[in-house]
RNA sequence: GGGGCUGGCCGGGGGGCCGCUCACUUCCUCGCGAAGUGGGAGGAAAGUCCGGACUCCACAGGGCAGGAUGGUCGCUAACGGCGACCGAGGGAAACCUUCGGGACAGUGCAACAGAAAGCAGACCGCCGCGCGAGCGGCAAGGGUGAAACGGUGAGGUAAGAGCUCACCAGCGGCGUGGGUGACCACGCCGCUCGGCAAACCCCAUCCGGAGCAAGACCGCGCAGGGAGUGGGUCGCCCGCCCAAUACUCCCGGGUUGGUCGCACGAGGCGGUCGGCAACGACCGUCCCAGAUGGAUGGUCCCCCCUGGCCCUCGGGAGACCGAGGGCCAGGACAGAAUCCGGCUUACAGGCCAGCCCCCUCG
Numbered sequence: 001g002g003g004g005c006u007g008g009c010c011g012g013g014g015g016g017c018c019g020c021u022c023a024c025u026u027c028c029u030c031g032c033g034a035a036g037u038g039g040g041a042g043g044a045a046a047g048u049c050c051g052g053a054c055u056c057c058a059c060a061g062g063g064c065a066g067g068a069u070g071g072u073c074g075c076u077a078a079c080g081g082c083g084a085c086c087g088a089g090g091g092a093a094a095c096c097u098u099c100g101g102g103a104c105a106g107u108g109c110a111a112c113a114g115a116a117a118g119c120a121g122a123c124c125g126c127c128g129c130g131c132g133a134g135c136g137g138c139a140a141g142g143g144u145g146a147a148a149c150g151g152u153g154a155g156g157u158a159a160g161a162g163c164u165c166a167c168c169a170g171c172g173g174c175g176u177g178g179g180u181g182a183c184c185a186c187g188c189c190g191c192u193c194g195g196c197a198a199a200c201c202c203c204a205u206c207c208g209g210a211g212c213a214a215g216a217c218c219g220c221g222c223a224g225g226g227a228g229u230g231g232g233u234c235g236c237c238c239g240c241c242c243a244a245u246a247c248u249c250c251c252g253g254g255u256u257g258g259u260c261g262c263a264c265g266a267g268g269c270g271g272u273c274g275g276c277a278a279c280g281a282c283c284g285u286c287c288c289a290g291a292u293g294g295a296u297g298g299u300c301c302c303c304c305c306u307g308g309c310c311c312u313c314g315g316g317a318g319a320c321c322g323a324g325g326g327c328c329a330g331g332a333c334a335g336a337a338u339c340c341g342g343c344u345u346a347c348a349g350g351c352c353a354g355c356c357c358c359c360u361c362g
Base pairs, nucleotide, nucleotide: 001358002357003356004355005354006353007352008351009350010349012303013302014301015300016299017298018297020040021039022038023037024036025035026034027033042333046344047343049342050341051340052339053338054211055210056209057208061238062237063236064235066207067206068205069204070203071085072084073083074082075081086100087098088097089096090095101202102201106200107199108196109195123142124141125138126137127136128135129134150168151167152166153165154164155163169192170191171190172189173188174187175186176185177184178183215260216259217258218257224251225250226249227248228247229246230242231241232240267286268285269284270283271282272281273280274279304331305330306329307328308327309326310325311324312323313322314321315320
């Protein structure tokens, strides 16, 4: 100097004029009136994919069905999330991915080709006998295929074959050592009967339902009729509870007004300590939107950032690096609606840190 990988941050700023909204205070003509002070969209507010807080359901208890997750150990309110580690795969590496329990409970799938593809197989071929037709032996060589019942070498054989031996690969078992563990290393023994479960399935663990249009209250207003014996927040069963002046269902009418819920939180920021980390504890400090046809806007000026072109200057041995001026153009994704922790997706441009590799010079 170049390329790559990983993580984090910013993503416009200031001023003038006019205009919104919430809270508090004061005044008044008590009216979405006037004045003052303070606050006023995001890292994703998006998707609605997970997990909760909260609210309601006269049992939410058990079960079936159904669904979700799936290495180990931690974090967390919890999770299908996050961290670290292990295994497997990719990459030269930094690093990335994760379909990670079970194929010896059962069922199933792999076209075609091929002799034969779940307990398989003799097409070409090798060997023996025979004049020949043919008979017997082989699965080592060749062919087909994504895949053909371990590989290489030697011995042995009529020819061959783990038939025997040496080394190796995979699987299983035992022992020793390390690790909380998943696992790893070494040694010994045995075997050489695949793949797919993100196929159905089995195993382990987890799961009431509905949702702020939840729910609570006030106001206004009307018009009831019919059916049933049952009803109880996905479906079914058991249990339990409620009910006949009741409840449930169907048809019809009225009200579409207001207040609360509504923001002090599993909260933000800073420091110390513990931990590899996720994160936790303690101390200090701050209050940072609450609308409801739905508030943050309009306009002008200056600055900032980026790209292109032109001019000038400085540093360096070099490769290269930096600064100033002028003109033109551009400045991303995108708007809360109960709230929070995640995940996923979108994003012009800029900055910071660490790691890997290559080149050049000293």

The RNA shown here (Bacterial RNase P class A) has 362 nucleotides and comes from a Deltaproteobacteria bacterium.
NCBI's taxonomy places the organism under Bacteria, Pseudomonadati, Myxococcota, Myxococcia.
Model confidence (mean pLDDT): 79 of 100.